[in-house]
RNAcentral holds the sequence, with entries from ENA. Transfer RNA from an archaeon, 72 nucleotides, folded computationally. Its Rfam family is "tRNA". It is annotated as a transfer RNA.

């Protein structure tokens, strides 16, 4: 050079066109406690970027990026 796979909260990831994007962990108030942990309640935080297609896009298509693998 060709190709295939895969990018969602700080971390790991479900999710599959549709009505608050979920879960667990971390984070920050709170309760508990003689402090601190645990444990319990509640809160903030995300769809890699650009374009189409569609009444509607995280999802489908096409460029791009960055990462793995495989060919030559």
């Nucleotide at each position: 050079g060709c190709g295939g796979c895969u990018u969602u909260a700080g971390u790991a990831u479900a999710g599959u066109g549709g009505u608050u994007a979920g879960u667990a962990u971390a984070c920050g108030a709170g309760a508990c406690u003689g402090u601190g942990g645990c444990u319990c309640u509640u809160g903030u935080g995300a769809c890699g970027g650009g374009g189409g297609u569609u009444c509607g896009a995280u999802u489908c298509c096409c460029c791009c990026a960055a990462g793995c693998c495989g060919c030559c």